This is a predicted complex of two RNAs, RNase P RNA and transfer RNA, with 417 nucleotides together. It holds a member of the Rfam family "Bacterial RNase P class A". Its family is annotated with ribonuclease P activity, tRNA processing and dimeric ribonuclease P complex in the Gene Ontology. By type it is a ribozyme. The prediction has a mean pLDDT of 76.

RNA sequence: CGAGAAGGUUGUACGGUUGCGGCAGAGAAAUCUGACGAGGAAAGUCCGAGCUCCGCACGGCAGGAUGCCGCCUAACGGACGGUGAAGGUGACUUUAAGGAAAGUGCAACAGAAAAUUACCGCAAGGGAAACCUUGUAAGGAUGAAAAGGCGAGGUAAGAGCUCACCGGCGGCUCGGAGACGAGACGCGCUGUGUAAACCCCAUCCGGAGCAAGAUAGGGGCAGCCCGUAAGAUAGCCGGUCGGGGCUGCCCGUGAAACGUCGCUUGAGCUUGUCGGCAACGGCAAGAGUAGAUAGAUAACCGUAUUAAAUGACAGAACUCGGCUUACAGACCGUCUCGAUUU
RNA sequence: GGCCCCAUAGUUCAAGGGAUAGAACGGAAGUUUCCUAAACUUUAAAUCCAGGUUCGAGUCCUGGUGGGGCUACCU
Numbered sequence: 001c002g003a004g005a006a007g008g009u010u011g012u013a014c015g016g017u018u019g020c021g022g023c024a025g026a027g028a029a030a031u032c033u034g035a036c037g038a039g040g041a042a043a044g045u046c047c048g049a050g051c052u053c054c055g056c057a058c059g060g061c062a063g064g065a066u067g068c069c070g071c072c073u074a075a076c077g078g079a080c081g082g083u084g085a086a087g088g089u090g091a092c093u094u095u096a097a098g099g100a101a102a103g104u105g106c107a108a109c110a111g112a113a114a115a116u117u118a119c120c121g122c123a124a125g126g127g128a129a130a131c132c133u134u135g136u137a138a139g140g141a142u143g144a145a146a147a148g149g150c151g152a153g154g155u156a157a158g159a160g161c162u163c164a165c166c167g168g169c170g171g172c173u174c175g176g177a178g179a180c181g182a183g184a185c186g187c188g189c190u191g192u193g194u195a196a197a198c199c200c201c202a203u204c205c206g207g208a209g210c211a212a213g214a215u216a217g218g219g220g221c222a223g224c225c226c227g228u229a230a231g232a233u234a235g236c237c238g239g240u241c242g243g244g245g246c247u248g249c250c251c252g253u254g255a256a257a258c259g260u261c262g263c264u265u266g267a268g269c270u271u272g273u274c275g276g277c278a279a280c281g282g283c284a285a286g287a288g289u290a291g292a293u294a295g296a297u298a299a300c301c302g303u304a305u306u307a308a309a310u311g312a313c314a315g316a317a318c319u320c321g322g323c324u325u326a327c328a329g330a331c332c333g334u335c336u337c338g339a340u341u342u
Numbered sequence: 343g344g345c346c347c348c349a350u351a352g353u354u355c356a357a358g359g360g361a362u363a364g365a366a367c368g369g370a371a372g373u374u375u376c377c378u379a380a381a382c383u384u385u386a387a388a389u390c391c392a393g394g395u396u397c398g399a400g401u402c403c404u405g406g407u408g409g410g411g412c413u414a415c416c417u
Base pairs, nucleotide, nucleotide: 001338002337003336004335005334007332008331009330010329012304013303014302015301016300017299018298020037021036023034024033025032026031039313043324044323046322047321048320049319050318051209052208053207054206058238059237060236061235063205064204065203066202067201068082069081070080072078083097084095085094086093087092098200099199103198104197105194106193107192119140120139121136122135123134124133125132126131148166149165151163152162153161167189168187169186170185172183173182174181175180213261214260215259216417217416218251219250220249221248222247223246224245225244226243231241232240269286270285271284272283273282274281275280343413344412345411346410347409348408349407352367353366354365355364360397369385370384371383372382373381390406391405392404393403394402
């Protein structure tokens, strides 16, 4: 210099005028004053939780999810660190990665044959011949895939039939926490692929969701009447609980339905330090009021920085932890390969 | 806001993982007719998008896009 690999940060700042939202304060009221007021994804609603209700939230079936090992976490289908496999010269990337010897299904077309296969060929035997019988997976042809690969020996021709190397399987030894790796030994080694086909195995899961739900329109006790199964109750079964009306006594109750509560300080954030390869965890210090309900968070101007700032994607709706998707521009390290120069 | 469902010619629907993706109506051209209609013949036209599994995907899986439905006790 060229070509790449893998990340991280940012997404204007400050001030003024006008306006909007809930909050606090002042005021008899009109109104005034004060501080605060969108994001890294607030999005998709794809996972996991908190919280709330379903009387208890219990068993089975059905259904769903996950699937190498270790570790982190409140939890997870997430994160981190590894192992194996695949790709790349490399930096590095990808990985839904249990079981096909439990069983079932499927493998179109082509091909003889798609799982116990002989079409051509090669051989042996029979036959006058056409051809028939038998052996054979070396060779041809088909296909995405053809019965371990390759070489030598061997043979009628062949073949793990035998042998060397590679591959496979089995237990053993060593290393590792484990997935797994390495080694030597043994076995000639029929039994394809597909489980993001059904299925089997292991682990986990009750359902609904803040438009959940709470709040006055009631609750408890006693007596009488009706009822014995509807209902609570969910996809089904079991188990469990028990319904309605009237009268009397006792207890309780409104701010009032375009309401009030739930509603925002949370397994949260930042900095430092200690432990850990890391995710993460411990300790210490620090900062900080969005909470609307037709839905505020805006408009204009100035200054500064800037290549530019009018510029990207995008607007909270109960709350967190993740994932996924969208994103103009700017900035910052790190690493690899090649070429050239010193 | 929350919870579900769907996507195939212009429209309405088919299609057990095996393609040249089918049917009806509609469209276009032609035949017939003096012209039109009807009838007949021919023809164009599609799997929402991007990845993955598989030899092979409209179909199975994942992510996105678009559309639709349900959902608020009220006095």